[in-house]
RNA sequence: UUUUUUGAGAGUUUGAUCCUGGCUCAGGAUUAACGCUAGCGGUAUGCCUAAUACAUGCAAGUCAAACGGCCCGCAAGGGCAGUGGCAAACGGGUGAGUAAUACGUAUCUAACCUACCCUUUAGAGAAGAACAACUGAUCGAAAGAUUAGCUAAUACUUCAUAGGAAAUUGUUUCGCAUGAAAUAAUUUUUAAAGUUCCGUCUGGAACGCUUUAGGAUGGGGGUGCGGUUUAUCAGAUAGUUGGUGAGGUAAUGGCUCACCAAGUCGAUGACGAAUAGCUAUGCUGAGAGGUAGAAUAGCCACAAUGGAACUGAGAAACGGUCCAUACUCCUACGGGAGGCAGCAGUAGGGAAUUUUUCACAAUGGGCGAAAGCCUGAUGGAGCAAUACCGCGUGGAUGAUGAAGGUCUUCGGAUCGUAAAAUCCUUUUAUUAAAGACGAACGACCUUACUAGGAAAUGAGUAAGGAGUGACUGUAUUUUUUGAAUAAGUAACGGCUAACUUCGUGCCAGCAGCCGCGGUAAUACGAAGGUUACAAGCGUUAUCCAGAUUUACUGGGCGUAAAGCGAUGCGCAGGCGGACUAAAAAGUUUGGUGUUAAAUGCUGAUGCUCAACAUCAGUUUGCAUUGAAAACUGUUAGUCUAGAGUAUGAUAGGAAGUUUCGGAACUCCAUGUGGAGCGGUGGAAUGCGUAGAUAUAUGGAAGAACACCAGUGGCGAAAGCGGAAACUUAGGUCAUUACUGACGCUUAGGCUCGAAAGUGUGGGGAGCAAAUAGGAUUAGAUACCCUAGUAGUCCACACUGUAAACGAUGAUGAUUAGCUGUGGACAUUUUAAUGUUCGUGGCAAAGCUAACGCGUUAAAUCAUCCGCCUGAGAAGUAUAUUCGCAAGAAUGAAACUUAAACGGAAUUGACGGGGACCCGCACAAGUGGUGGAGUAUGUUGUUUAAUUCGACGUCACACGCAGAACCUUACCAGGGUUUGACAUGUUCGGCAAUGUUAUAGAAAUAUAACGGAGGUUAACCGAAUCACAGGUGGUGCAUGGUUGUCGUCAGCUCGUGUCGUGAGAUGUUGGGUUAAGUCCCGCAACGAGCGCAACCCUUAUCUUUAGUUAUCUUAUCUAGAGAGACUGCCAGCGUAAGCUGGAGGAAGGUGGGGAUGACGCCAAAUCCUCAUGCCCCUUAUACCCUGGGCUACAAACGUACUACAAUGGCCGAUACAAACUGUUGCCAAACCGUAAGGUGGAGCUAAUCAGAAAAAGUCGGUCUCAGUUCAGAUUGAGGGCUGCAAUUCGCCCUCAUGAAGUUGGAAUCACUAGUAAUCGCGUAUCAGACAUGUCGCGGUGAAUGCGUUCUCGGGUCUUGUACACACCGCCCGUCGCACUAUGGGAGUUGUUAAUGCCUAAUAACGUUAUUGCUAACCGCAAGGAAGCAAGCGAUUAGGGUAGGAACGAUGACUGGAGUUAAGUCGUAACAAGGUACCCCUACGAGAACGUGGGGGUGGAUCACCUCCUUU
Repeated sequence: UUUUUUGAGAGUUUGAUCCUGGCUCAGGAUUAACGCUAGCGGUAUGCCUAAUACAUGCAAGUCAAACGGCCCGCAAGGGCAGUGGCAAACGGGUGAGUAAUACGUAUCUAACCUACCCUUUAGAGAAGAACAACUGAUCGAAAGAUUAGCUAAUACUUCAUAGGAAAUUGUUUCGCAUGAAAUAAUUUUUAAAGUUCCGUCUGGAACGCUUUAGGAUGGGGGUGCGGUUUAUCAGAUAGUUGGUGAGGUAAUGGCUCACCAAGUCGAUGACGAAUAGCUAUGCUGAGAGGUAGAAUAGCCACAAUGGAACUGAGAAACGGUCCAUACUCCUACGGGAGGCAGCAGUAGGGAAUUUUUCACAAUGGGCGAAAGCCUGAUGGAGCAAUACCGCGUGGAUGAUGAAGGUCUUCGGAUCGUAAAAUCCUUUUAUUAAAGACGAACGACCUUACUAGGAAAUGAGUAAGGAGUGACUGUAUUUUUUGAAUAAGUAACGGCUAACUUCGUGCCAGCAGCCGCGGUAAUACGAAGGUUACAAGCGUUAUCCAGAUUUACUGGGCGUAAAGCGAUGCGCAGGCGGACUAAAAAGUUUGGUGUUAAAUGCUGAUGCUCAACAUCAGUUUGCAUUGAAAACUGUUAGUCUAGAGUAUGAUAGGAAGUUUCGGAACUCCAUGUGGAGCGGUGGAAUGCGUAGAUAUAUGGAAGAACACCAGUGGCGAAAGCGGAAACUUAGGUCAUUACUGACGCUUAGGCUCGAAAGUGUGGGGAGCAAAUAGGAUUAGAUACCCUAGUAGUCCACACUGUAAACGAUGAUGAUUAGCUGUGGACAUUUUAAUGUUCGUGGCAAAGCUAACGCGUUAAAUCAUCCGCCUGAGAAGUAUAUUCGCAAGAAUGAAACUUAAACGGAAUUGACGGGGACCCGCACAAGUGGUGGAGUAUGUUGUUUAAUUCGACGUCACACGCAGAACCUUACCAGGGUUUGACAUGUUCGGCAAUGUUAUAGAAAUAUAACGGAGGUUAACCGAAUCACAGGUGGUGCAUGGUUGUCGUCAGCUCGUGUCGUGAGAUGUUGGGUUAAGUCCCGCAACGAGCGCAACCCUUAUCUUUAGUUAUCUUAUCUAGAGAGACUGCCAGCGUAAGCUGGAGGAAGGUGGGGAUGACGCCAAAUCCUCAUGCCCCUUAUACCCUGGGCUACAAACGUACUACAAUGGCCGAUACAAACUGUUGCCAAACCGUAAGGUGGAGCUAAUCAGAAAAAGUCGGUCUCAGUUCAGAUUGAGGGCUGCAAUUCGCCCUCAUGAAGUUGGAAUCACUAGUAAUCGCGUAUCAGACAUGUCGCGGUGAAUGCGUUCUCGGGUCUUGUACACACCGCCCGUCGCACUAUGGGAGUUGUUAAUGCCUAAUAACGUUAUUGCUAACCGCAAGGAAGCAAGCGAUUAGGGUAGGAACGAUGACUGGAGUUAAGUCGUAACAAGGUACCCCUACGAGAACGUGGGGGUGGAUCACCUCCUUU
């Protein structure tokens, strides 16, 4: 331009979010390969690796109408080699080399050639000498060669003629230039008179030959532009660059040579290195691009490796020659032969790429007059799912939804109309037939015609005839039979369409990324099902896309990677103010030429369609030629707004040199003085009676300059601070004048550049790396302390780096404001206002991922420079440059990894961060625990078993409100097996239940007695199978229940609003409360679960009722009500509310209880119960006896009793509440020292009973002691329960009389009817190891200043590298293993050069010398000319020398990376417990420490300044 086409995202960093940023996926493609599978056809394609080596055959011959000969044949004719002609330079292969002697495109050649072909001009006269073949001889194994002789030509030689060509000279015309063309004169140079045919034999025709001019075709050469990487390749070059002359070539030219000059190329990348055939085009992509260069076509290069020429029109020649080298083969060892990157094929290499096929029928090529011959070009066939395209594997009906598989909630669901079955069709395959297109020309035969000719041959045109097919009996058509002959592959966690069961159990394995697998795996393996594609499907490899992830279209650099330390000076380069004119380079637009064909696109056509093929149209460029003049550039002229100069004024820690000053520290001297000083968290080292510290006076030395001082000043940055003088530079303001774009930026370059460090020489007061000592500590190479050297200071040289930071390059322009401050100026009322240059804060629009920036931009534009492209390895290695060194600058890769100590912000959690508040949290008190003895639970140990569970708070007098048997789950032994228990089936029964007896430890077995009722039931027995059963496992599969934070005040939602979003707001703030309780304010308004209240109980009153021996207003009991609400008063306060008071039984939730938000802890429980899955089934089930859970070296928890006088003992005596009782509580009375016994009244309970309350009170006694305390332990004797009291119960009496004299470190509970102390009762239960638990009442305190500290919690805020959330995260050495890599004494190879030596062949030069010779000249001798040898310079190759670059390998060695659970510490993240980090220096097991300077990317507190609000 045309057609009018044309752009999709997802997963993965986080607890979540937004961003940055990489990795990965979905798509298309391939000369592909591999795995599984496979019916057919058409069309294409098929060694990408070893340009490795090649057996065998073929791939270039042809002409007897050029020539002579030999052989066969009677002849016709045929065959053979040779001479000769043409071809073999095409066709075919390959891509090694080549980064330009190539290719593509455009253009030039007036600097050139072109066989065969076409048109055209003129011709074809006259002579001669040989050489093959052949014959003879000789050598050789062969290949082949030598010699003598004969011979022909379209072979060779000479002469004549013609035009043409070249040179010289003259003239004319033309061209962009060198120059070209025409013409006249002089010199040089040709021919095959051949072959065949016709013939009326003068000749004609065909094919050849020579010459001239032109064309066509094909080539040679030059020029511009275009297309790879690398600067860790920066300088390259002597024929090099140019000139003059010559040589050479078809032709220009250092192409070659002689001489002269010293040039030429290069940051617009020379030279070098690496890689690579180039293009049309293919693939991909929306496009721009990116990538590739298979097949087809054009060009180039090459032919075993290297070099060279010959022939020829054309070659430096794939199937020619010569030489060298390597390799292979033959050999008689003397010597020879060869080149598949032609077609097939072989070996080898490799993941991998075909037949040693047919034919010249077609297309094309060579030769020939032609027939024809040749053609591995080509046309075909064969092999391969290698690719693309097409067809098929059947269609219709068919529900009992068959069988079978799979799943199941057991009902069913699904495979599934799928199958079977019935009806139908026959593409394909099979059988049998028919059977093409591709065939046209040429030549031959016949006929007719045309031009010309004397005629014939011949030439041309038309028609007819006969004949020619490798593929091939192929395509195609008809026909036979019959659903007959034909489906797989991958996937099914998300991306991504498609799900279940079983097996396995972090194993086996999967995996593109995220990731899956540790007993319920949709992720592994299998099956069923499903999804996708389909004769294929999947995997691997590569390319493009997605990737705007190299950004021209189309990105960025404050904090994510990224602004150079300064941009201070500045060359090249890039960009550049206003006006006018010219011209037309860029620019815009039209024409012309070219842009090969194929391909692509569009429209048609042909194969049944398609792939495929054919036809027509279409071409992003380049060149040339017209036009336009806005913009850019150019030229000329002008202007003043940019920039600069002059004049005046001015601020300043700007720079350099010199001089001066005072305070302080230290030291020295002297005086006074007399015991400490110093230092720290606390100490010590250290100094001091040899007189320190302190104090006074005098002196010395060095370094630094208090206050002023300020988000104030100056400078490019680094940086600059006492004072004065001198010198130097820049800025700002004002005024007019001048120059006239002189400007901006700036690679490379130059200069400056904190601190530390280096060198030389000074100086050295204080401070202070290193070092020493003292502390701290587990250690302490640190933090702290005492000393202390380099250094810090000066001069002169180096170094050249910092968190050199505003983490923000420079310049110009545009875009709201408000408010400070420094300089200058103007105005002015001294209060301010305005202009301008700096320097700050807040803020609008806009921008930003957000934070934030915001006229000093991170806004909007323009110009120029620098830099970035995942993290680590690594600012490392190597190389180069610089440096005295330390080191600096430039600066990778292998390998590892899916993210990253990536950014910002959010919600939490945490902090040895901050603020506020609360709690028996501390404090103030009281009493304990920890010591003793006992009880009880736990651990541990033991055991046949000591059943199991619970483990910080939130296990441990817990499950257990009660283990002698039972319980019981454990152990030993004895038994049972459809079972002790449930349901179903069948059969039987007069039995079953019961009682008794025997055996036994019992379970159990046997026997006897007795026998109601009943025959479908129930019961028992037997049998069979389904099943029962399990205190077996998993509380990390679960339900339910419970603990805990915590009765803490919180946790959320709807709508709205804000934010890209996670989220925020509400719920924060100011007050107040026990409370997110309430009030006020507020972009919030409301609501829910919690709080409070409602419920129970208790304190007061009223009322109703009340079995109680009676009376009863009271008391008591039960029920119903009242009462308390900050309601009233005062003060304070906006209010909420607080303080005080009154009244009241009670006063500010009156005291208790029940009540436990969202959630956390995979908290506890499968042994209460329920339950999924797994496991056992003559046992992990069930029954029985005995034992064990009660063991006992030791440890821990929780309690009881004590240690005594506030007490013990004895006597007397008073007052509760609550609760319980018929398998029960049990009175009186009697017996017993007592436990208890006898007894039996009463009571189903306001009636009776348990039942006595105890501390207390009164009186007595004991008198501080191991006791008249304490009661353990033990002995003896009894009682009770129970089948049973030994293991292993409780109680009583008598006797015995242990430890213990108030408890270490540590630790617990409690704020009022509480603590403390005293007794009473219940449940469980035959009894009881209960000192436990749950309740009840009696007596009845002390203290609370307060919130600094400890612990826990709540709210707000801050930091964070944590999110499993600080029990977090995380750094480095060391040790083990593996991986890649650097250095490395060296060893070895490759590549390209250089110097020297040698030099084949070859052409060139020369031929004085030597040898030889047919054509011409000459009577001859001989000459001319030539050949060979020789010589010369050049050259492939070889040898040698010293180097360069790049690999391979290498004892040893350095660091790096990776790796579930190694060692040492704890450096970083919170103020990370010494804030961290950067540069530098020193030191140290390690992270690191310390010194100097710098940064904030530091928390907290205070102050200053500025801003905002009142």

Predicted 3D model of a 1510-nucleotide RNA (small-subunit ribosomal RNA) from a Mycoplasmataceae bacterium. The coordinates come from a structure-prediction model, not an experiment, and the mean pLDDT is 82. Rfam family: Bacterial small subunit ribosomal RNA. Gene Ontology terms of the family: structural constituent of ribosome and ribosome. The sequence is in RNAcentral, with records from ENA and SILVA.